[in-house]
RNA sequence: AGUCGGUCGGGCGACUAUAAACAGUCCUUAAGCGCGACGCGUUGCCAGAGUGAUCUGGCAGGUGGAA
Numbered sequence: 001a002g003u004c005g006g007u008c009g010g011g012c013g014a015c016u017a018u019a020a021a022c023a024g025u026c027c028u029u030a031a032g033c034g035c036g037a038c039g040c041g042u043u044g045c046c047a048g049a050g051u052g053a054u055c056u057g058g059c060a061g062g063u064g065g066a067a
Base pairs, nucleotide, nucleotide: 001016002015003014004013005012006038007037008036009035011033025066026065027064032040042061043060044059045058046057047056048055049054
C1' cells in the first nucleotide's frame, strides 16, 4: 500500500495476491468481532403446501454481563 471479517463510515483484527480465519478483550446467548444506518440470516408465533424431512408468506423479538 492492498485485500478480507454482509454494504457505507470509522474501530478492532488477520493476511500478502489469496479470501480465508482457531484472529477480532473475557464469559454467556440461536442472536452473527463491536458502534450508527440499511440488508440478510436467526429465534418465537400464525397461515398455506407437502405422507414426511422441509419449503413459502405474514407478524413480533432483536443477546446479556464484566473490564
Predicted 3D model of a 67-nucleotide RNA (Pistol ribozyme). Its mean pLDDT, the model's own confidence on a scale to 100, is 86. It matches the Rfam family "Pistol ribozyme". On this family, see Weinberg et al., Nat Chem Biol 2015: "New classes of self-cleaving ribozymes revealed by comparative genomics analysis". The model forms 100% of the base pairs in the Rfam consensus.